[in-house]
Context: one part of a larger RNA
RNA sequence: CGGUCGUGAAGGAACUAGGCAAGUUCACCCCGUAAGUUCGCAAGAAGGGGGCCCUAACCCGCAAGGGAAGGGCGCAGAGAAGAGGCUCUGGGAACUGUUUAUCAAAAACACAGCUCUGUGCAAAGACGCAAGUCGACGUAUACAGAGUGACGCUUGCCCGAUACCGGAAUGUCAAGGAAGGAGGUUAGCGCAAGCGAAGCUUUCGACCUAAGCACCGGUGAAUGGCGGCCGUAACUAUGACGGUCCUAAGGUAGCGAAGUUCCUUGUCGGGUAAGUUCCGACGCGCAUGAAUAGCGUAAUCACUGGAGCACUGUCUCCACGACCGACUCGGUGAAAUAGAAGUGGCGGUGAAGAUGCCGCCUCCCCGCAGCAAGACGGAAAGACCCCGUGGACCUUCACUGUAGGUUCUUAUUGGUCACGAGCAUACUCUGCGUAGCAUAGGUGGGAGCCUUUGACCUUUGGGUUUCGGCCCAAAGCAGGCAACAAGUGAAAUACCACCCUGAGCACGUUUGUGGCCUAACCUCGAUUCCCAUGAAGCUGGGCGAGGAACAGUGAGAGCUGGGCAGUUUGACUGGGGCGGUCUCCUCCAAAAGAGUAACGGAGGAGUGCAAAGGUCGGCUCAGCACGGAUGGAAACCGUGCCAAGAGUGCAAGGGCAUAAGCCGGCUUUACAGCAAGACCGACGGGUCGCGCUGUUACGAAAGUAGGCCCUCGUGAUCCUGCGAUCCCGUGUGGAAGGGUCGUAGCUCAACGGAUAAAAGGUACCCCGGGGAUAACAGGCUGAUCGCGCCCGAGCGUCCAUAGCGGCGGCGCGGUUUGGCACCUCGAUGUCGGCCCAUCACAUCCUGGGACUGAAGGCGGCCCCAAGGGUUCGGCUGUUCGCCGAUUAAAGUGGUACGCGAGCUGGGUUCAGACCGGCGUGAGCCAGGUCGGUCCCUAUCUGUUGUGGGUGUUCCAUGCUUGAGAGGAGUCAAUCUUAGUACGAGAGGAUUGGAUUGGACGUACCCCUGGUGAUCCAGUUGUGCUGCUAAGCACACCGCUGGGUAGCUACGUACGGCAGGGAUAACCGCUGAAAGCAUCUAAGCGGGAAGCCCCCCUCAAAACGAGGCAUGGUUGUAGCAAUACGAAAGACCCCUGGUAGACCACCAGGUUGAUCGGCCGCAAGUGCACGGGUCGUGAGGCCCUUAGCUGAGCGGUACGAACGGUCGAAGG
Repeated sequence: CGGUCGUGAAGGAACUAGGCAAGUUCACCCCGUAAGUUCGCAAGAAGGGGGCCCUAACCCGCAAGGGAAGGGCGCAGAGAAGAGGCUCUGGGAACUGUUUAUCAAAAACACAGCUCUGUGCAAAGACGCAAGUCGACGUAUACAGAGUGACGCUUGCCCGAUACCGGAAUGUCAAGGAAGGAGGUUAGCGCAAGCGAAGCUUUCGACCUAAGCACCGGUGAAUGGCGGCCGUAACUAUGACGGUCCUAAGGUAGCGAAGUUCCUUGUCGGGUAAGUUCCGACGCGCAUGAAUAGCGUAAUCACUGGAGCACUGUCUCCACGACCGACUCGGUGAAAUAGAAGUGGCGGUGAAGAUGCCGCCUCCCCGCAGCAAGACGGAAAGACCCCGUGGACCUUCACUGUAGGUUCUUAUUGGUCACGAGCAUACUCUGCGUAGCAUAGGUGGGAGCCUUUGACCUUUGGGUUUCGGCCCAAAGCAGGCAACAAGUGAAAUACCACCCUGAGCACGUUUGUGGCCUAACCUCGAUUCCCAUGAAGCUGGGCGAGGAACAGUGAGAGCUGGGCAGUUUGACUGGGGCGGUCUCCUCCAAAAGAGUAACGGAGGAGUGCAAAGGUCGGCUCAGCACGGAUGGAAACCGUGCCAAGAGUGCAAGGGCAUAAGCCGGCUUUACAGCAAGACCGACGGGUCGCGCUGUUACGAAAGUAGGCCCUCGUGAUCCUGCGAUCCCGUGUGGAAGGGUCGUAGCUCAACGGAUAAAAGGUACCCCGGGGAUAACAGGCUGAUCGCGCCCGAGCGUCCAUAGCGGCGGCGCGGUUUGGCACCUCGAUGUCGGCCCAUCACAUCCUGGGACUGAAGGCGGCCCCAAGGGUUCGGCUGUUCGCCGAUUAAAGUGGUACGCGAGCUGGGUUCAGACCGGCGUGAGCCAGGUCGGUCCCUAUCUGUUGUGGGUGUUCCAUGCUUGAGAGGAGUCAAUCUUAGUACGAGAGGAUUGGAUUGGACGUACCCCUGGUGAUCCAGUUGUGCUGCUAAGCACACCGCUGGGUAGCUACGUACGGCAGGGAUAACCGCUGAAAGCAUCUAAGCGGGAAGCCCCCCUCAAAACGAGGCAUGGUUGUAGCAAUACGAAAGACCCCUGGUAGACCACCAGGUUGAUCGGCCGCAAGUGCACGGGUCGUGAGGCCCUUAGCUGAGCGGUACGAACGGUCGAAGG
């Protein structure tokens, strides 16, 4: 010093984030018990009272016993142990339960209840490749999924989005089927070019074709969502009301600064002395709100706020004690760590915070016990941050797949009927503009044709219709139509043929839908069928029943498909993210060659033009002045001046009047094939280009022309299309296909382009790295910040400067916010509090002064001054701040925003959870809220103590000096001077004197208290000493009441003074420079709590080791060295202590009171045992102020202090 316990004066939560911890309470009996309520509760509410021992007599009882009453003792009777503190008021969750084994027990999960959705049994759903199993030996009052979460009152509006459900139409639509088309080949034909049947082959493909999607509708206790602006009432304010825009619809009831409110400590009220919390209200709800449920709610809760009562060492403020560690001795005996070490302070330097470098200072050598400021201490290759073309897991309307689901085709897979569709064939019909007999399909033929094989007509029935009619069937019935002509018209009718449109019927074929069948296939037989060498509930078969070509399964195809999987999700960046940027052109930066960076300063491009190109010829602009109808500041005309200020498609620069600018004519060189030679670039590549050939335009010609005054107007490679082509052609010939030349397809704009094809989250995280890079701290800087100075516009009645000071200027500091990114990412722990400090002074108080717009008093401002001091509470995590009450004052800063190997852990900042907001989601939020593991035995330095050694020039004992170091240093009130000076008054001193007190410090224990587990007493339960009695043990020392010594504070005493010296600001004397003036320059004074002394403590290792006093320094052997003795003194050892961790120190060691014992006393307790006596008994009284008693004070040798060693010049 710590741990675990015990006790505590006065106060009583003042502690603290928080009553954490600890205390209080506690079983039982009696009395009594509120609001509220779901009538069960709340409730053990709360709050009171009782209790031990004895007992003749009374009551009950057969008795045991109980009751009542009386009596007895103690501080205390559930006498010890075990055993609720309570109340009021919020939030949350209804409840009992469950959970992160090992930091979260909760408000999270679950839960009965409510609702929605699915599921008819071979159920849905789940597991599984399947067989099969669960569901369930259950059957919609069941099961599964989802949400909500008892109960009460409720649950509004929106179907635009997403999702789900429904929808026989329509659009789209895969495999498959398929009419038809095209290419290749070539028997044949052709002189050739070439054409080209069938077949084979390649390819396209009308049409048929499901789900899905589109489309239409429905659904919110599905996923979800639920506005803005302007104006308006006779004070103002507000806005019932109005206008307008948008929407799918604009938030209803309720609640509301909330676990949701940023601003915010909102405002008001309550509570408190004081209330960032709390409660009640208000409502401007940043950003409430109705089963992601809303609002209430009794009961419950190791949940979470606020308040009170009780109680307390939580605190004021700590003290003492017990035991266990620590320490010493004996035994045994780890660990992390460790480059090596002979390991100091300060200032500086330095990779920017030095034991190690530089300078100065300090420092004899070595332990032991302590403390933790440092060794950027130990531990863990930082978990924050960034980076990695790292990982993992999660999400989704990222990309790409995929299990599964679903739909179609096909196989397993058969029969039959009905209906429908397409096609083919046969037959029968059908056909109406107007005109015209009237319903004229087209063309051709055609003068006859039809008719008892039943005509015209009539009637009936049917079909169709353009409503006129036409067609068919039946009955009756014997004639009818056409031609020519006329007429109408585009076309002329009878009849026949071949056809067209549309329709019907038959048969065939393809196909669809539906029904039926049974034999594939599937299922079933459970009080219960039969067979199978042998049990069976298994398996197979039989028999029977049901379903049925469906289902199931295989294959192919479409849709769906975060259920699952693999991946992607850029870089630059004064950290990262957000923002911005990424290619090209022009200028500046760029430092007169080129080139040259920044998230430096400014602008442009991602084209345009058939003329805005070529050529030939011609012309000269802008502006200004003057003159001229409408005409003006600018329209047009004229004259003059005018080198360029105009214009040049587009930014800028460089150009350009000989024009590159403007106008006109003719035109296409905006050519083909090349190219000497240069320039730029790492390369890919980019740029300029003489000249040659061909062809062309313009020009009389020379000549010019391979786009444009120049510099931007862009994209590698792969892949693919198109055109061309001396190329290749898998036995040959062809073909397919390829090559080559030309050309096209990229905001591949992250523009040298990772892929044809790609977003997010991680606080559940992981790995590799980085102080190459952020957050803390340091460093540099000092914009910002703080402080000061200069100037003096003004304010101050007057007056710049008592006090202020515009606009400006100059510094200092290194406390703010920053900038930079220099040490540290193989770790420098971060806010606040606590404990403990230390320094600066720009001074809060106290001290000394100048000025004052200083009468006094109180002040203002400035100067000097760092000695000392600088409070307690309420709120909040707070620092800060506000508030209450004080005070002389309640200072400002530095010290890693001092201090976590010193403590705390409320805040922040892991994992859980809730709310609001954001996000489709995973999740996220310098938003809020509840909860949430703080390790280290000290090696070195440092430091506090305490020893050993050596030195200090012989050895000792004692007493000292004080270089140096440290401590201390304080303030107030009252009385008096004095109600004086001053002042009209009100008020009211300086100064001097005296007293008391606060805080602080030192010492002490007589007093007052505390403690006092070695003292005394009381007392409970159990056990033991055989029992009684008396004792003992254990129960926290069992509990309780006291208490000596010691230690202590709450107690007591004392301290700060006074004085001297030198000074600060300041005040002076004399006094020049400067004939004056001047406190100064020479000289001399005064002047502060400050400085040096004085006071207290340490102190000669003060290596400069001091001084004084006293004691000792001798014998033998030896030439000597030396050896052995003696010696002042000291030690070991022993007895001890008021001393002490050990050691040391001190008192003693027989010539002795050192310890123990004994005796006496003090002091404590409080009257023992035993006996007597009284009482029924508990018990009382007497012997007895008794007995007992640790440490205290004295006395007394009874026991124990035995026995050894070291030690100086033989100067």

Large-subunit ribosomal RNA, half B from a Phycisphaerales bacterium, 1211 nucleotides, folded computationally. Its mean pLDDT, the model's own confidence on a scale to 100, is 85. RNAcentral holds the full RNA, with entries from ENA.